This is a predicted structure of an 83-nucleotide RNA (transfer RNA) from Candidatus Saccharicenans sp.
It matches the Rfam family "tRNA". The family's RNA type in Rfam is transfer RNA.

[in-house]
RNA sequence: GGGCAGGUACCAAAGUGGCCAAAUGGGGCGGGCUGUAAACCCGCUGCGGAAACGCUUCGGAGGUUCGAAUCCUUCCCUGCCCA
Numbered sequence: 001g002g003g004c005a006g007g008u009a010c011c012a013a014a015g016u017g018g019c020c021a022a023a024u025g026g027g028g029c030g031g032g033c034u035g036u037a038a039a040c041c042c043g044c045u046g047c048g049g050a051a052a053c054g055c056u057u058c059g060g061a062g063g064u065u066c067g068a069a070u071c072c073u074u075c076c077c078u079g080c081c082c083a
Base pairs, nucleotide, nucleotide: 001082002081003080004079005078006077007076010026011025012024018066027045028044029043030042031041032040046055047054048053059075060074061073062072063071
């Protein structure tokens, strides 16, 4: 330099243009069980709110669309293959 696959919540990792604040596991926090702990079980785990609901977010920037994590352009980064 060329080709391909990726970048999503604290971590890993799913995610048909609308049912997505986003599955699942880990971690964390709270609780149950236990003499204590581990293991196991339950709940919560973006922000605000009592709730209803609202707001902001999926590598950066732009675009398409009534509507984008999802489609398009460009840039950045990672991995693999070729040279």